Background
Transfer RNA from Winogradskya humida, 73 nucleotides, folded computationally.
RNA sequence: GGGCUUGUGGCGCAGUGGUAGCGCACCGGCGCGGCAUGCCGGGGGUCGACGGUUCGAGUCCGUCCAGGUCCAC
Numbered sequence: 001g002g003g004c005u006u007g008u009g010g011c012g013c014a015g016u017g018g019u020a021g022c023g024c025a026c027c028g029g030c031g032c033g034g035c036a037u038g039c040c041g042g043g044g045g046u047c048g049a050c051g052g053u054u055c056g057a058g059u060c061c062g063u064c065c066a067g068g069u070c071c072a073c
Stems, first nucleotide, its partner, number of pairs: 001071007010024004018055001026042005048064005
């Protein structure tokens, strides 16, 4: 330098064009003699960046950035 691939709450992941979700973690409550488990509720992300297509983009297209991998030098 080229090909492929990944990038979504703190962490791990879903989401095939129509209001961004799940698990864990976190916070509050219930419960217990207490702790843990359990049950109920809650907060937190505009989806790596910038453009484009579209009535509408996490999703499609382009460029760039970062990680992984293969190839080349």
Rfam family: tRNA. By type it is a transfer RNA.